Predicted 3D model of a 391-nucleotide RNA (Bacterial RNase P class A) from Rhodobacteraceae bacterium LNNU 3342.
RNA sequence: GCGGAUGGCUGGAUGAUCGCGUGUCUUCGGACGCGAGGAAAGUCCGGACUCCAUGAGGCAAGGGUGCCGGGUAACGCCCGGCCGGGGAAACCCGAGGGAAAGCGCCACAGAAAACAGACCGCCCAUGUCCGCAUGGGUAAGGGUGAAACGGUGGGGUAAGAGCCCACCGCGGGACGGGCAACCGGACCGGCACGGCAAGCCCCACCCGGAGCAAUGCCGAAUAGGGACCUCGCGCGGUGCACGUCCGGCAACGGAUACGGCCCGCAGGGACGCCUCAGCCCAGAGGUCCGGGUUGGCAGCUAGAUCCCGUCGGUAACGGCGGGGCCAGAGGAAUGAUCAUCCAGGGGCCAUGCGCCCCGGACAGAAUCCGGCUUACAGGCCAUCCGCGCGU
Numbered sequence: 001g002c003g004g005a006u007g008g009c010u011g012g013a014u015g016a017u018c019g020c021g022u023g024u025c026u027u028c029g030g031a032c033g034c035g036a037g038g039a040a041a042g043u044c045c046g047g048a049c050u051c052c053a054u055g056a057g058g059c060a061a062g063g064g065u066g067c068c069g070g071g072u073a074a075c076g077c078c079c080g081g082c083c084g085g086g087g088a089a090a091c092c093c094g095a096g097g098g099a100a101a102g103c104g105c106c107a108c109a110g111a112a113a114a115c116a117g118a119c120c121g122c123c124c125a126u127g128u129c130c131g132c133a134u135g136g137g138u139a140a141g142g143g144u145g146a147a148a149c150g151g152u153g154g155g156g157u158a159a160g161a162g163c164c165c166a167c168c169g170c171g172g173g174a175c176g177g178g179c180a181a182c183c184g185g186a187c188c189g190g191c192a193c194g195g196c197a198a199g200c201c202c203c204a205c206c207c208g209g210a211g212c213a214a215u216g217c218c219g220a221a222u223a224g225g226g227a228c229c230u231c232g233c234g235c236g237g238u239g240c241a242c243g244u245c246c247g248g249c250a251a252c253g254g255a256u257a258c259g260g261c262c263c264g265c266a267g268g269g270a271c272g273c274c275u276c277a278g279c280c281c282a283g284a285g286g287u288c289c290g291g292g293u294u295g296g297c298a299g300c301u302a303g304a305u306c307c308c309g310u311c312g313g314u315a316a317c318g319g320c321g322g323g324g325c326c327a328g329a330g331g332a333a334u335g336a337u338c339a340u341c342c343a344g345g346g347g348c349c350a351u352g353c354g355c356c357c358c359g360g361a362c363a364g365a366a367u368c369c370g371g372c373u374u375a376c377a378g379g380c381c382a383u384c385c386g387c388g389c390g391u
Base pairs, nucleotide, nucleotide: 001387002386003385004384005383006382007381008380009379010378012341013340014339015338016337017336018335020035021034022033023032024031025030037362041373042372044371045370046369047368048367049211050210051209052208054277055276056275057274058273059272062207063206064205065204066203067081068080069079070078071077082096083094084093085092086091097202098201102200103199104196105195106194119142120141121138122137123136124135125134126133127132150168151167152166153165154164155163169191170189171188172187175184176183177182215298216297217296218295225289226288227287228286229285230284231283234265235264236263237262239261240260242259243258244255245254246253247252267281268280269279305324306323307322308321309320310319311318312317342360344358345357346356347355348354349352
């Protein structure tokens, strides 16, 4: 210098004038402070918070995750590692549990796609009109395919074949290393077990629903609704004596089968089912439709917060110390114009550190956080790999 890989940062600056939202102060004139993003986006994951389901547990259904270890409030995120694949390398990619639990599928081509099988070929026998036919053996060779029931070489054989041998592969594996995934592996076995789980399924773990238009308060409005469904309104008591009945002039006494109350049992209700607890009951619960209001305040911004330092850790991250306050609108503010600059691009003269023109992407908070993904003109930094040249 060229080509490449990875991780970050930034993404206009200053001033003036006018304007908007909000907070504080106010002598009510105004003054001062603050006012979008790295993605505010997609709303795809995970939470905080609020309400709903009476609470707890179990089972089932449904959904999700899926190598190992760690981080975290949590995650499908992040960090580190393992294995497989790609690359010369830096480095990148992987829905990466189980196919000896079971079912299912494997297009086209091909003889055959999984209890193997035999189209051409090869070999043997028989027949022969010498072209071949029939029967048997074989799976080395050809051909098909994404994939053909181990590969290469040698021995062997009629031809062949793990039939036998060597090496490679494969399966098992004492033992060793590692927290683990996994790695190495003496030795044993002629080879048994094709692929797909992003088809069902199996295993392990996780998960209730709705969302700030949540929700609470005030105001306004309506007054009261309609339809349907499910289960139930049972039994007992040597209980009470309110009603009731009987006696009595009355105080009161007695009775009580009927109504009431009390107690107990049974039954029912809360909508996938079951169990338990608690609650309610002559009623309890559920589904749907309809009507009215859609104004104000709260929720609403200080927080798993930001910056710096330090310690622990390979790292993600965590601990400690110090400092800072960083939009809170609510149909929704955060803008416009001008001037001077700064990147950057183009043109002209033809080389002065010249003149002129253009000119800054993607996008814009809406309860708040942690992620992921997607969009992004241009500029800058760091580390690493390869090649060339110089020293």
It matches the Rfam family "Bacterial RNase P class A". Rfam classes the family as a ribozyme. The model forms 96% of the base pairs in the Rfam consensus. Model confidence (mean pLDDT): 77 of 100.